[in-house]
Molecule: TPP riboswitch aptamer (THI element)
Organism: Acidimicrobiia bacterium
């Protein structure tokens, strides 16, 4: 100096499927269960919609920040398997993806003393 592990503080990034039932054009985007999972929308507000077919925001859980498990592309993809689905698994060291500082512990490497 340059790289690794941790661990703190601030910042930043992403997802939220599939099925059943209630449930019937529902005062309507609600409720109760299952699968898988870290997580399948906890909780406020907005907005469109009688088709339980949806969208925006802030907060919160959880996951992840350089990257061979964040999570998005390809993709309406291959195969296995489900009631059923990105349920597994190839694809995949594939493309693209969000980072600063402090502390501590360690690795190489150069410099200066001193012996």
């Nucleotide at each position: 100096a340059c790289g690794g592990g941790g661990u703190a503080c601030g910042g930043c990034g992403g997802g939220a499927g599939c099925c059943g039932g209630g449930c019937g054009g529902a005062u309507u985007c609600c409720c109760c269960g299952g699968c898988u999972g870290a997580g399948a929308g906890g909780c406020c507000g907005a907005c469109u919609g009688a088709a339980g077919c949806g969208u925006c925001g802030g907060c919160g859980a959880c996951c992840g920040c350089c990257a061979a498990c964040a999570c998005c592309u390809g993709a309406u993809g291959c195969g296995g398997g489900u009631a059923a689905u990105a349920c597994c698994g190839c694809c995949g060291c594939a493309g693209g993806g969000a980072c600063g500082u402090g502390c501590u512990c360690u690795g190489u490497g150069g410099g200066c003393u001193u012996c």